[in-house]
Context: one part of a larger RNA
RNA sequence: CGUAGAGUGGAUGCCUUGGCACCGAGAGCCGAUGAAGGACGUGGUAAGCUGCGAAAAGCUUUGGAGAGGCGCAAACAGCCGUUAUAUCCAGAGAUGUCCGAAUGGGGAAACCUAGCUAAGUAAACCUUAGUUAACGUAUGGUGAAUAAAUAGCCAUACGUGGGGAACGUUGGGAACUGAAACAUCUAAGUACCAACAGGAGGAGAAAGAAAAAUCGAUUUCCUAAGUAGUGGCGAGCGAAAGGGAAACAGGCCAAACCUAGUUACAUGUAAUUAGGGGUUAUGGACUGCGUUGUGGCAAGAUUGAGGAUAGCUAAAUUGUCUUGGGAAAGCAAACCGAAGAAGGUGAAAGUCCUGUAAGCGAAAUCUAAUUGAAGCCUAGCAGUAUCCAGAGUACCACGAGACACGAGAAACCUUGUGGGAAGUCGGCGGGACCACCCGCCAAGCCUAAAUACUCCUCGGUGACCGAUAGCGUAUAGUACUGUGAAGGAAAGGUGAAAAGAACCCCGGGAGGGGAGUGAAAGAGAACCUGAAACUCUAUGUUU
Numbered sequence: 001c002g003u004a005g006a007g008u009g010g011a012u013g014c015c016u017u018g019g020c021a022c023c024g025a026g027a028g029c030c031g032a033u034g035a036a037g038g039a040c041g042u043g044g045u046a047a048g049c050u051g052c053g054a055a056a057a058g059c060u061u062u063g064g065a066g067a068g069g070c071g072c073a074a075a076c077a078g079c080c081g082u083u084a085u086a087u088c089c090a091g092a093g094a095u096g097u098c099c100g101a102a103u104g105g106g107g108a109a110a111c112c113u114a115g116c117u118a119a120g121u122a123a124a125c126c127u128u129a130g131u132u133a134a135c136g137u138a139u140g141g142u143g144a145a146u147a148a149a150u151a152g153c154c155a156u157a158c159g160u161g162g163g164g165a166a167c168g169u170u171g172g173g174a175a176c177u178g179a180a181a182c183a184u185c186u187a188a189g190u191a192c193c194a195a196c197a198g199g200a201g202g203a204g205a206a207a208g209a210a211a212a213a214u215c216g217a218u219u220u221c222c223u224a225a226g227u228a229g230u231g232g233c234g235a236g237c238g239a240a241a242g243g244g245a246a247a248c249a250g251g252c253c254a255a256a257c258c259u260a261g262u263u264a265c266a267u268g269u270a271a272u273u274a275g276g277g278g279u280u281a282u283g284g285a286c287u288g289c290g291u292u293g294u295g296g297c298a299a300g301a302u303u304g305a306g307g308a309u310a311g312c313u314a315a316a317u318u319g320u321c322u323u324g325g326g327a328a329a330g331c332a333a334a335c336c337g338a339a340g341a342a343g344g345u346g347a348a349a350g351u352c353c354u355g356u357a358a359g360c361g362a363a364a365u366c367u368a369a370u371u372g373a374a375g376c377c378u379a380g381c382a383g384u385a386u387c388c389a390g391a392g393u394a395c396c397a398c399g400a401g402a403c404a405c406g407a408g409a410a411a412c413c414u415u416g417u418g419g420g421a422a423g424u425c426g427g428c429g430g431g432a433c434c435a436c437c438c439g440c441c442a443a444g445c446c447u448a449a450a451u452a453c454u455c456c457u458c459g460g461u462g463a464c465c466g467a468u469a470g471c472g473u474a475u476a477g478u479a480c481u482g483u484g485a486a487g488g489a490a491a492g493g494u495g496a497a498a499a500g501a502a503c504c505c506c507g508g509g510a511g512g513g514g515a516g517u518g519a520a521a522g523a524g525a526a527c528c529u530g531a532a533a534c535u536c537u538a539u540g541u542u543u
Stems, first nucleotide, its partner, number of pairs: 001540007013528001014493002018465002020462007027454002029163002037099003040053003044076002048072002059093006068080003104113003114132007134160009167198001168196005178185001182232001208215002219246005229237002250446003253390001257276009281424001283388003286383004295377003306367004311360003317333003321330002334351002336340001342354003395419007405431001426441005480487002500527001503514004
């Protein structure tokens, strides 16, 4: 080195309990009635997981289903049940230690330690039950320095607090990078941090868009369009109107004025509280005349079609002729089909099992198409003398930000500093500014739907993975590492069925040889297949 046979090793093939990506529905919050998350307990024997909470793998009740049950999970012991109180499934309820916002006080979480009230007792101790945090709002009481008062304090009621994957709004806010370097610029208002909200959130009923005598709240999508613009006119950034769709919904205050009250003091004014009134650019108050029937309501009590949470019915194949351990395969002859989806069964089953098509079903709780009690709103016309119509606001200067728009001719929007109007014969806008013309009415508030997302539940799909893949996890945030924040694995497969090898032999055992099981043990638990590297044995050849 070749050949043959073994060992080791765990590739490959096959498999799938688990993942991944979507689709259609649902659900979109939980929490002082104590959450999320935990600690400790809890079983006849009980370490882990699961369940549960000193009433502890459970209790009550209402339904369902039912002949077998006492979770994963075998075994022993002991029980329960068998035709309606077993187990099991669903609805509602009870119990629910301790920690945790944690809330009687304290504290090094799961511990320590009190007050008050009530019950048990003759009474005390003790036991049991309840209660006692803070802050905000409202009401009431009490009440300093200090006379009236106020601050403060107390009580009661209601609320808040903490958690949650992404989505949302707001307040802060990078750098790498790109510009082939780099500073304006870009990345990007991205990542990240913080606050807060909801099932969505934000926006929203024109001091609008426009340029046609036009449109008529907001939002989202398609387009307009990589256009107009912007830009060390570099890299890049990048609209809007209009058109087409989705979905459509509009309302309420402040003020003038009226009524009632309170407070202050120049005693007829001011401030203020409650009710009425009123809400827009053809206004309102005010004066006169007139109106009670009609219509509307997202801000709707009730009703409860349908649906959710257990379930039920459900067609049709034999032969044992062949092979085999085994028939679902082959052969032969049938049948059903509104069911030939799928999974399982000793191999490959429409007709064996579970199912499937098609139908059916709820005592209880939830949901809610519809229904529509009450409530709320629903008046105009004419007049125009007087009154009202959101002020440190609009606007201006300076400095910034934000607008696709980098100071630019730079409007519009926001506002840090300073100044500072008009008031309906008024004011703002139409991209400097002025005139004309056109549009609108700021400095108050609310508003469903179309939109975003998926921690979660149910059903389904895949030219997605198949154990170095697919989630980090075929369960594990475990083992382990770190003072800590945090980091973070590996690990699947006997067989159809344990039938998991009685008994004998060698051995201290491990292990092995027989015997037996099995289709197979060259399937023996270090268990399917069992490649290569590597190791050994035998043999041949060669130096």